[in-house]
Model confidence (mean pLDDT): 80 of 100. Predicted 3D model of a 370-nucleotide RNA (Bacterial RNase P class A). The gene name in the source record is rnpB. Rfam family: Bacterial RNase P class A. Its family is annotated with dimeric ribonuclease P complex, tRNA processing and ribonuclease P activity in the Gene Ontology. RNAcentral holds the sequence, with entries from ENA.
RNA sequence: UGGGUCGGCCGGACGGUCGCGUGGCGCGUGAGCGCACCGAGGAACGUCCGGGCUCCACAGGGCAGGGCGGUGGGUAACACCCACCCGGAGUGAUCCGCGAGACAGUGCCACAGAGAGAAGACCGCCCGUCGUGCCUCACCGCCGGCGGGUAAGGGUGAAAGGGUGGUGUAAGAGACCACCGGGGAGCGCGGUGACGCGCUCCGCCAGGUAAACCUCGCCCGGAGCAAGACCAGACAGAGGACGUUGACGCGGCUCGCCGAGUCCUCGGGUAGGUCGCUGGAACGACACGGCAACGUGUCGUCGAGAGAGAUGGCCGUCAAGGGAGCGAAGAACUCCUGAACAGAACCCGGCGUACAGGCCGGCCCACUCG
Numbered sequence: 001u002g003g004g005u006c007g008g009c010c011g012g013a014c015g016g017u018c019g020c021g022u023g024g025c026g027c028g029u030g031a032g033c034g035c036a037c038c039g040a041g042g043a044a045c046g047u048c049c050g051g052g053c054u055c056c057a058c059a060g061g062g063c064a065g066g067g068c069g070g071u072g073g074g075u076a077a078c079a080c081c082c083a084c085c086c087g088g089a090g091u092g093a094u095c096c097g098c099g100a101g102a103c104a105g106u107g108c109c110a111c112a113g114a115g116a117g118a119a120g121a122c123c124g125c126c127c128g129u130c131g132u133g134c135c136u137c138a139c140c141g142c143c144g145g146c147g148g149g150u151a152a153g154g155g156u157g158a159a160a161g162g163g164u165g166g167u168g169u170a171a172g173a174g175a176c177c178a179c180c181g182g183g184g185a186g187c188g189c190g191g192u193g194a195c196g197c198g199c200u201c202c203g204c205c206a207g208g209u210a211a212a213c214c215u216c217g218c219c220c221g222g223a224g225c226a227a228g229a230c231c232a233g234a235c236a237g238a239g240g241a242c243g244u245u246g247a248c249g250c251g252g253c254u255c256g257c258c259g260a261g262u263c264c265u266c267g268g269g270u271a272g273g274u275c276g277c278u279g280g281a282a283c284g285a286c287a288c289g290g291c292a293a294c295g296u297g298u299c300g301u302c303g304a305g306a307g308a309g310a311u312g313g314c315c316g317u318c319a320a321g322g323g324a325g326c327g328a329a330g331a332a333c334u335c336c337u338g339a340a341c342a343g344a345a346c347c348c349g350g351c352g353u354a355c356a357g358g359c360c361g362g363c364c365c366a367c368u369c370g
Base pairs, nucleotide, nucleotide: 001366002365003364004363005362006361007360008359009358010357012318013317014316015315016314017313018312020039021038024035025034026033027032041341045352046351048350049349050348051347052346053224054223055222056221060255061254062253063252065220066219067218068217069216070084071083072082073081074080085099086097087096088095089094100215101214105213106212107209108208109207122154123153124150125149126148127147128146129145130144131143133142134141162180163179164178165177166176167175181205182204183202184201185200186199187198188197189196190195228275229274230273231272237266238265239264240263241262242261249257250256282301283300284299285298286297287296288295289294321337322336323335324334325333
């Protein structure tokens, strides 16, 4: 310098002007007006996970159901994060795996194929036998029929019982032997552990699939701020069903709990206010512990809380950056541009997705120079 890979950050600044929203202060009988302050995001989004909070037994047992799945750690918790292990891709930085179990059982494996699994004889190879077959007859050989052996070779397929060489055999075969590959067992060493390394032994070598049923281990009660609590106010009840032999309610079933109302139809009334509500697993800086995620301590900051819902428009100046001109090139100068995705609604932690334009840093590869 070029290419790559990973991580972090910003996503305009200032001024003027016209507006919008809550609360405060002042004026006004009131409608309202004025003043100064404050007023969206890195994703506020999707609502996919995990919690806090509230109510329902002080949230209980079992079944059913759901989620998760290498190991160790972090955390309030997680399906998240960090570090490591194993497997795969890459020269490498690095990335990817929804990472338990397929010798517990069951199911499935399209098409093709003889056979899709303690499998399978289609071609082939080999043995026996029969023939009124070829040959003049017989032996041998060839051809054909029948019976059998064989997983070496061919063929099908994504996948067909480890690979190479030999012994062996009628032909063959991990049947047996040597080496290689895989698996298992034992021992030793390293590691908290997943696991790794080394030695010895065993021919153990019978596919895949568990985001198929299932098995093992761990976790999970339900509903949600329209939760829920309080105040004020209006009205008019009637009929029916179930119920202290326990209704209704506690997501399904059941056990258990509670204890007097519940539901339907018709008719009538209201659709107001306050709290919950934002100070919190908060944010920032520094120090310490830790490889890290993160934790602890000290100091500092207060940053929207609404009524179906307020943040915007215009102008000027200045940028980061981009384009054009001048120019051999650079600097300087001039002109133009200066843009995205989107928008709180109880609150947090994650994940996923969208994003114009930029900034910074680590590492890797190639080339060049010193």